[in-house]
This is a predicted structure of a 72-nucleotide RNA (transfer RNA) from Candidatus Paceibacter sp. It was read from a public genome assembly. The coordinates come from a structure-prediction model, not an experiment, and the mean pLDDT is 83. Rfam family: tRNA. Rfam links the family to the GO term triplet codon-amino acid adaptor activity.

RNA sequence: GCGCGCUUAGCUCAGUGGUAGAGCGUCUCGUUGACGUCGAGAAGGCCGGAAGUUCAAUCCUUCCAGCGCGCA
Repeated sequence: GCGCGCUUAGCUCAGUGGUAGAGCGUCUCGUUGACGUCGAGAAGGCCGGAAGUUCAAUCCUUCCAGCGCGCA
């Protein structure tokens, strides 16, 4: 330099056009003498950035940034 893939909650990941979920973690309540386990509930993300297409974009297109793999 070229090609491919990834970027979504604190962490690991779903979601592939109709204003976003799970597990773990955190907090609160119940249970316990207490901790843990278990049960119930809550907070937490404007989906890496910018533009375009569309009535509508996390999702499609382009550019940029970061990370990874391969080729040279």